A computed fold for a 350-nucleotide part of an RNA from a metagenome, annotated as small-subunit ribosomal RNA, central domain. The coordinates come from a structure-prediction model, not an experiment, and the mean pLDDT is 89.
Context: one part of a larger RNA
RNA sequence: UUGGGCGUAAAGGGCGCGUAGGCGGCUUGGUAGGUCAAAGGUGAAAUCCCUCAGCUCAACUGAGGAACUGCCUUUGAAACCACCUCGCUUGAGGCUGGGAGGGGGUAGCGGAAUUCCCGGUGUAGCGGUGAAAUGCGUAGAUAUCGGGAGGAACACCGGUGGCGAAGGCGGCUACCUGGACCAGUUCUGACGCUGAGGCGCGAAAGUGUGGGGAGCAAACAGGAUUAGAUACCCUGGUAGUCCACACUGUAAACGAUGGGCAUUCGGUGCCGCGGGUGUUGACCCCUGCGGUGCCUUAGCUAACGCGUUAAAUGCCCCGCCUGGGGAGUACGGUCGCAAGGCUGAAACUC
Numbered sequence: 001u002u003g004g005g006c007g008u009a010a011a012g013g014g015c016g017c018g019u020a021g022g023c024g025g026c027u028u029g030g031u032a033g034g035u036c037a038a039a040g041g042u043g044a045a046a047u048c049c050c051u052c053a054g055c056u057c058a059a060c061u062g063a064g065g066a067a068c069u070g071c072c073u074u075u076g077a078a079a080c081c082a083c084c085u086c087g088c089u090u091g092a093g094g095c096u097g098g099g100a101g102g103g104g105g106u107a108g109c110g111g112a113a114u115u116c117c118c119g120g121u122g123u124a125g126c127g128g129u130g131a132a133a134u135g136c137g138u139a140g141a142u143a144u145c146g147g148g149a150g151g152a153a154c155a156c157c158g159g160u161g162g163c164g165a166a167g168g169c170g171g172c173u174a175c176c177u178g179g180a181c182c183a184g185u186u187c188u189g190a191c192g193c194u195g196a197g198g199c200g201c202g203a204a205a206g207u208g209u210g211g212g213g214a215g216c217a218a219a220c221a222g223g224a225u226u227a228g229a230u231a232c233c234c235u236g237g238u239a240g241u242c243c244a245c246a247c248u249g250u251a252a253a254c255g256a257u258g259g260g261c262a263u264u265c266g267g268u269g270c271c272g273c274g275g276g277u278g279u280u281g282a283c284c285c286c287u288g289c290g291g292u293g294c295c296u297u298a299g300c301u302a303a304c305g306c307g308u309u310a311a312a313u314g315c316c317c318c319g320c321c322u323g324g325g326g327a328g329u330a331c332g333g334u335c336g337c338a339a340g341g342c343u344g345a346a347a348c349u350c
Stems, first nucleotide, its partner, number of pairs: 004321003007304002012318001014201004021194003025088002029084003033081002035077008049065006091191001092188002095184004103177007110154001115149007125136002162169002206247006215241002220236004258317006266295011299306002323350003332343004
């Protein structure tokens, strides 16, 4: 282990693809494994239950009955599950035609700004703070003008907006490439859903090798503050941040809400595609599908709140929880170069 749960109390796997398994639309005929019915056999005795009886009662004991919820055989039923089979199109997929998008990858290009270098002008300050100081500057700084180098990030547009499974994605152009949506209804004909293991993807930080290095900046140094100041503030500054390849595999990886299908009042905004009335046309108005927000009915909820994008009402599949601390620790196993990850206790204690 029944049961009850998982937005915030313990609890949804970070996300996807998919194996086994579980579950699965309408319909024809068949089979009879599951299922159901009947009959027969068996289901030792004791025990349990009912009735009666024996010890003065009871426990105990005796007799009869019932029961033994099971199994086997035979016969039968064929709705449901299963299997075989004839079909179907609404689930799913394909085809044709469209438009939207920071979806992914590669290459090239652009301007603003910071820093540095060279040159011109120019002179005593600059910088920084609550106030200062460290620092920079007469070897000419700061400021300003011209030229050059290099790296990183792309103001405005920008949105309550878009795309992606998630992580995430934002200058422009080209190439390669994934998905979704709308319309047509031409094709296939249940090909579906979920998914233990498995495989892949996976922010930041971190690791390895090689490059790159403007700005920023753990560590570190100095200046302040302070009782102290291993901080907050200031001046510097190395890893790192960037690129290539390889690893790591974690997160408040959050909607703290797994996926799929179906059903259930309305109002309002935005994004994409379509139809209709009217119009020259755009706009407007009505309307269909998909997405993304807000408010709310019923219902749900401990409350907060959720409310057709459900946390409502149902079904299917997976993951997970079971008092706090000890502890995401120890041990073992496994993965990793390491850091460490995954799996994951107990004693004891409240």